[in-house]
Context: one part of a larger RNA
Molecule: small-subunit ribosomal RNA, 5' domain
Organism: uncultured marine bacterium
């Protein structure tokens, strides 16, 4: 000093803070939807009227679930396991992509075929599949066209689009292609624990030529051809370890340390793999395979809390199965608006830090009671009682915001402001041989017992229990632990 944790004690406010252990295993419930202004399709319940009692219309409603497409699920939130360099920090650099977003500049004609929903058949417990028909589109394919762009052996060659809404003014959108931001990838130099009871390591290893891959450079992959490359300035092998601004302490130098915050990295039950995409080799996608758990008609299927509560477990030891989208911010949407355990709030816990309170003046008969005496008295002690005040914090009635631009406030009837009432509801812990501020008595008798060193205790114990008195902190003391 601390993210602390025991004992004892505990009155009130603000602000922080809060699984350091089991990268253990998870019941539930949330945590990433959204767009009808892209498209096709489209209910029931209820109500109301007709009726031939079978039923229809008509409102509900182009509404609910659902499909197809589009944009987001790669941001935002957790965790620190592995990682000693593919990481982090400084400082550079070229071989490069970059969706939404800003400026430009040219276009945006004219066709086709499908394939879900949906109906009908089948299969299956289920999860879900399988087969015919039928359709739409900003889905998908061809075909003109080319300021530009890409390739080029410099002769040419190669690729484009979609509409949608309209108050008819127009606006969103597509395409191609240029600059620019943004964010993201590669390279480099230097730095960065400990061990030598770790001395030699390397064969795609080092280099080159030619290809292949990648958005890009590169043994990055591959054939050939050399035989390099690193290393006592510690190479390789073993341990440990997320890096960093910063945090603690220190006069500094330094030494310890990476909670909360904010930057990069890394991971997602274990390991591996690639698909989609501008971007993931992808926490709340996909496919293996493994473990472990649930359903199961034993044919087979389902899951991943290191999200936000919350459970059991480990432990000394860490909170609530809360409230709202009201602000800040994010996703989609023209928009209204939805969705948003991010986030703003509240709730627990003396965990921490500040504050603030448990009265204030007056009061000697020096009161009773304790304790201590040399028996006189000393001393708790102005302390108490008594007397006269105040009302701060909690209580109780009232009044009430800013936080929000016109509306919209969860917090909250909070924060504050006013009035009542009444010393009222609020002090405790740990010492007192010496280090170290504080002493008497009584009980123990080398016992019990203390105890951070020294040491204390065997019959007068200021060291042990106790008790009256005192010291030192105080809503906290004190012990353990860890740093400096």
């Nucleotide at each position: 000093u601390u993210g602390a944790a025991c004992g004892c004690u505990g009155g009130c406010c603000g602000c922080a803070u809060g699984c350091u252990u089991a990268a253990c295993a998870c019941a539930u419930g949330c945590a990433a939807g959204u767009c009808g202004a892209a498209c096709g399709a489209g209910a029931a319940a209820a109500u109301a009227c007709c009726u031939u009692c079978g039923g229809g219309u008509a409102u509900g409603a182009g509404u609910a679930c659902a499909g197809u497409g589009g944009c987001g699920g790669a941001c935002g939130g957790g965790u620190g396991a592995g990682u000693a360099a593919u990481a982090c920090a400084u400082a550079g650099g070229a071989a490069u992509c970059u969706g939404c977003c800003c400026a430009g500049u040219a276009g945006u004609g004219g066709g086709g075929g499908a394939c879900a929903a949906c109906u009908c058949g089948g299969g299956g417990a289920a999860a879900c599949c399988c087969g015919a028909g039928c359709u739409a589109a900003u889905a998908c394919c061809g075909c003109a066209u080319a300021c530009u762009u890409c390739c080029u052996a410099c002769g040419g060659g190669a690729a484009a689009a979609a509409g949608c809404c309209u108050u008819c003014g127009g606006g969103c959108g597509c395409u191609a292609u240029u600059g620019g931001g943004u964010g993201a990838g590669c390279c480099u130099a230097u730095g960065u624990c400990a061990g030598a009871u770790u001395a030699g390591c390397u064969u795609g290893u080092u280099g080159g030529u030619a290809g292949g891959g990648u958005a890009a450079u590169g043994g990055c992959c591959u054939a050939c051809c050399a035989a390099g490359g690193c290393a006592a300035c510690g190479a390789u092998c073993u341990g440990u370890a997320g890096c960093u601004g910063g945090u603690c302490u220190g006069a500094g130098a330094g030494g310890a340390u990476g909670a909360u915050c904010a930057g990069c990295c890394a991971c997602a039950c274990u390991g591996g793999a690639a698909c989609u995409g501008a971007g993931a080799c992808a926490c709340g996608g996909u496919c293996c395979a493994g473990a472990c758990u649930c359903c199961u008609a034993c044919g087979g299927g389902a899951g991943g809390c290191a999200g936000c509560a919350g459970u059991g477990g480990g432990g000394a030891a860490u909170a609530u199965u809360g409230g709202a989208c009201a602000a800040u911010g994010g996703g989609c949407g023209a928009a209204a608006g939805c969705c948003u355990g991010a986030u703003c709030c509240a709730g627990c816990a003396a965990u921490g830090c500040g504050g603030c309170g448990u009265g204030u003046a007056u009061g000697a008969a020096g009161a009773a009671g304790g304790c201590c005496u040399g028996a006189g008295g000393g001393u708790u002690g102005u302390a108490a009682a008594g007397u006269a005040c105040u009302u701060u914090c909690a209580g109780u009635g009232g009044g009430g915001a800013a936080g929000a631009u016109a509306a919209u406030g969860a917090c909250g009837g909070u924060a504050c402001c006013c009035a009542c009432a009444g010393a009222a509801g609020a002090a405790g812990c740990a010492c007192c041989g010496g280090c170290u501020a504080a002493c008497u008595c009584c009980g123990u008798g080398c016992c019990a017992g203390c105890a951070g060193c020294c040491g204390c205790g065997g019959u007068a114990a200021u060291a042990c229990g106790g008790a009256g008195g005192g010291u030192g902190c105080a809503a906290g003391c004190g012990u353990u632990a860890a740093u400096c």